[in-house]
Molecule: Fluoride riboswitch aptamer (crcB RNA motif)
Organism: Rhodanobacter thiooxydans
Parts: sequence; structure tokens; C1' cells
RNA sequence: AUCGCGUAGGGUGAUGGAGUCCGCCUACGACCGCCCUCAGGGCUGAUGACUCCUACAGGUAG
Repeated sequence: AUCGCGUAGGGUGAUGGAGUCCGCCUACGACCGCCCUCAGGGCUGAUGACUCCUACAGGUAG
């Protein structure tokens, strides 16, 4: 100096916060939603999953 393995850390999983678990990536990277007649138009969801909070939307009751 290079390669491999392990450990720790960090980043990340379509819009906010917290916890737990899971996946991916190691900066030359993971990730950056879907549909259509695609220079444009339309649609769903605050989660990767679960629970809670906040925001938003709809309905009912007081």
C1' cells in the first nucleotide's frame, strides 16, 4: 500500500416527532411514490413494519 473478515460508528427506507424491530448502503453508495393520451395532466399515504403524538381529510354525537 492492497485484499478479505470481524467489531463499532454513520447514512438511508416518497412530507413531521418519539420508541422498538427489520432491510439496505459504506460515499464511485443506499434513497429520491404511483398512473396516463407523458415538455403535460391525474391519484394514494405523515409508518419499511408496529405503537403513540402532532398536522391534514371525512363522518357521527355532545